Overview:
Predicted 3D model of a 666-nucleotide part of an RNA (large-subunit ribosomal RNA, domain II) from Microgenomates group bacterium GW2011_GWB1_40_9. Taxonomically the source falls in Bacteria candidate phyla (Bacteria). Its mean pLDDT, the model's own confidence on a scale to 100, is 83. Rfam family: Bacterial large subunit ribosomal RNA. Its family is annotated with ribosome and structural constituent of ribosome in the Gene Ontology.
Context: one part of a larger RNA
RNA sequence: ACCAAGGAGUUUAUCUAAGUGGCAAGGUUAAAAUGAAGCCGAAGCGAAAGCGAGUCCGAAAGGGCGAUAGUCACUUGGAUAAGACCCGAAGCUAGACGAUCUAAUCGUGAGCAGGACGAAGUUUUCCGAAAGGGAAAUGGAGGUCCGAACCAGUGUUAUGUGCAUGUACUUGGAUGACUUGCGAUUAGGGGUGAAAAGCCAAUCUAGUUUAGCGAUGGCUGGUUCCUGUCGAAAUAUGCCUCCGUAUAGUCUUAUUUAGUUUGGAGACGAGGUAAAGUACGGAUAGAGUUUGCAGACCCGCAAGGGUACGGAACUCUUUCCAACUCAGAACUUGUUUUCUGCAAAAAAUAGGAAUGGGGGGCAGCGCGUAAGGUGCUGUUCCGAGACCCGAACAAGGGAGACUAAAGUUAAGGUCCCAAAAAGUAUGUUAAGUGUGACAAAGGGAGUCUGAAACCUAAGACACUAGGGAUGUAGGCUUAGAAGCAGCCACCAUUCAAAGAAAGCGUAACAGCUCACCUAUCGAGGUUUUAGGCCCCGAAAAUGGACGGGGCUAAACAUACUACCGAUACUUUGCACUCGCAAGAGUGUUCUGGUAGACAGGCGCGGAUUCUGCGCAGAAGUUCUUCCGAGAGGAAAGAUGGAGCGGAAUCCGACGAGAAUCUUGGU
Numbered sequence: 001a002c003c004a005a006g007g008a009g010u011u012u013a014u015c016u017a018a019g020u021g022g023c024a025a026g027g028u029u030a031a032a033a034u035g036a037a038g039c040c041g042a043a044g045c046g047a048a049a050g051c052g053a054g055u056c057c058g059a060a061a062g063g064g065c066g067a068u069a070g071u072c073a074c075u076u077g078g079a080u081a082a083g084a085c086c087c088g089a090a091g092c093u094a095g096a097c098g099a100u101c102u103a104a105u106c107g108u109g110a111g112c113a114g115g116a117c118g119a120a121g122u123u124u125u126c127c128g129a130a131a132g133g134g135a136a137a138u139g140g141a142g143g144u145c146c147g148a149a150c151c152a153g154u155g156u157u158a159u160g161u162g163c164a165u166g167u168a169c170u171u172g173g174a175u176g177a178c179u180u181g182c183g184a185u186u187a188g189g190g191g192u193g194a195a196a197a198g199c200c201a202a203u204c205u206a207g208u209u210u211a212g213c214g215a216u217g218g219c220u221g222g223u224u225c226c227u228g229u230c231g232a233a234a235u236a237u238g239c240c241u242c243c244g245u246a247u248a249g250u251c252u253u254a255u256u257u258a259g260u261u262u263g264g265a266g267a268c269g270a271g272g273u274a275a276a277g278u279a280c281g282g283a284u285a286g287a288g289u290u291u292g293c294a295g296a297c298c299c300g301c302a303a304g305g306g307u308a309c310g311g312a313a314c315u316c317u318u319u320c321c322a323a324c325u326c327a328g329a330a331c332u333u334g335u336u337u338u339c340u341g342c343a344a345a346a347a348a349u350a351g352g353a354a355u356g357g358g359g360g361g362c363a364g365c366g367c368g369u370a371a372g373g374u375g376c377u378g379u380u381c382c383g384a385g386a387c388c389c390g391a392a393c394a395a396g397g398g399a400g401a402c403u404a405a406a407g408u409u410a411a412g413g414u415c416c417c418a419a420a421a422a423g424u425a426u427g428u429u430a431a432g433u434g435u436g437a438c439a440a441a442g443g444g445a446g447u448c449u450g451a452a453a454c455c456u457a458a459g460a461c462a463c464u465a466g467g468g469a470u471g472u473a474g475g476c477u478u479a480g481a482a483g484c485a486g487c488c489a490c491c492a493u494u495c496a497a498a499g500a501a502a503g504c505g506u507a508a509c510a511g512c513u514c515a516c517c518u519a520u521c522g523a524g525g526u527u528u529u530a531g532g533c534c535c536c537g538a539a540a541a542u543g544g545a546c547g548g549g550g551c552u553a554a555a556c557a558u559a560c561u562a563c564c565g566a567u568a569c570u571u572u573g574c575a576c577u578c579g580c581a582a583g584a585g586u587g588u589u590c591u592g593g594u595a596g597a598c599a600g601g602c603g604c605g606g607a608u609u610c611u612g613c614g615c616a617g618a619a620g621u622u623c624u625u626c627c628g629a630g631a632g633g634a635a636a637g638a639u640g641g642a643g644c645g646g647a648a649u650c651c652g653a654c655g656a657g658a659a660u661c662u663u664g665g666u
Base pairs, nucleotide, nucleotide: 001666002665003664004663005662006661011082012081013080014079015078016077017076018075019074020073021072022071023070026040027039028038044051045050054065055064056063057062085222086221088219092212093211094210095209096208097207103186104185105184106183107182108181109180110179111178112176114146115145116144117142121138122137123136124135125134126133127132150173151172152171155169157168158167159166188204190200191199192198225601226600227599228598229597230596235248236247237246238245239244249355250354251352252351253350254349255348256347257346259342260341263339264338265337266336267335268334269333270332271331276325277324281321282320283319285317286316287315288314289313290312291311293310295309296307297306298305299304358382359381360380361379362378363377364376365375366374367373387398388397389396404572405571406570407569408568412564413563414562415549416548417547421561423560424559425558426557427556428555434551435550442536443535444534446533447532448531449530450529451528452527453526454525455524464519465518466517467516469493470492471491474488475487476486499514502513503512504511573588574587575586576585577584578583602655604652605651606650607649608648609647610646611645612644613643620639621638622637624635625634626633627632
């Protein structure tokens, strides 16, 4: 892992609701009978005295509670007490059993190759008056050194995981606080501990075992046949409450009542948002008027005066506001009238729940730089919703699936993959832009289309050619300054035109261009502005995505036609009318569904009564066919070899795929 078997709402008591039944102002006794004590009901109200179909409060008015058939069984739903649907803790308490492991201690024994260093003491000798010191021998101390046995277990070593800590290499101690045999002692809130909460038998922040015990678990998992009807919630309030629960809300079943109002319109009200506005509050830029009003500046010896800065108030214009509103929508909502819809709706009472983790889109908001963020309001969808489209894709678009067949459409599509026009017309794009989803500020003589102004056949714009002069080298400055370092001025003349010069250049001149004019040419040109498509801006990690191929339309824009395309819509059904018929017309409710409520069935085992089958082949097994919406039922063949059904009623340890389920097998 698979297979087989086992495996979870039960029982008792009480209460309560519904259904069924008996009797009924009464009902009722367990097992066969007898048996009337009790229980429930038949009268309530009041704290009570008490009164009584009434009573209590109250001076009264008035108000509260009452005055309507029950009771006993059975079945089912629910509640409470019990283990109470099943499995599952860590733990708590009590009594026992453990020191053959290990910790410590006690008693009695045992063990430590070999080598090294060489303390005290002693002897001899030397120095010294002595005290004392030196030297050489001897000696053999030591939680001393090296290193076997023995004990240990250092390395972020290797290898190993074998019924559970090994093995190899390396390493520490090795006469000591050493190691070790045997026999004893200390016991669970206790021991022992050179202390790690270590060890106390592979178990220790409180051993093991038995019992309390089916501890408790608001937590996790599991909970076994079919079909039908309806069908939620993830909100509010309280809680040592936040994975729970109570009440309400929403769902369902039964009974009762007789109307009810999702929607449209009218009347009378409520509201202060959007947009807007500046009358109030606050902010905002400029100008003006008034006022010397703190400062500043000026005048004045001072007193004081003045003011183009500033302050304050006011006026005009400018720009604003969640905590501004003179005014003010849409919209929402209350009462009422009416229409419409529903009446299979609505409400009340009674029984039963589930839910009380929600999530996404759109619109309006709060917080946040933002978020597939978080909170609120409304609505919608997923949740609990299949089908078609979106490549794939809970909630995006279309559309709410009883069954079978045929047709028509929706969203979305129509070159191939792949059903359907390489459709029609007119433009745009050259970037593979695009054909999916997102790119910004800011740029673009990319290209297309508008608008305005100006120049233009008296010749524009652009190219080319020529001219571009004179007073004069203007004056000043300066070594120089001649159009062109700098300062001032910027006149006049001749002209078709030409600056006291727009740029390059020289030391200064010179020289080259420009403005301006002419010629040439022959038709539009210059500038500004608006819009469409396009380009740049544009960076991510394996090679890569328009869904792919590919496409210059098979892209984009506008308009039009045809077709494809869903469980959507229509028809085939039924009823009625017309019709000889074929056929036509009218009408026709519902059936997606999680949690959940309710309803009807199937199967298994047994009991009772009735009734059947079977050695001419029961049950079981296997294979095929048929019936039923399904759980399931029946039949033929084969196998098998002795029991097995059907109907009705009742009873139940009654249905397996899941629980890291249990046991067995492979």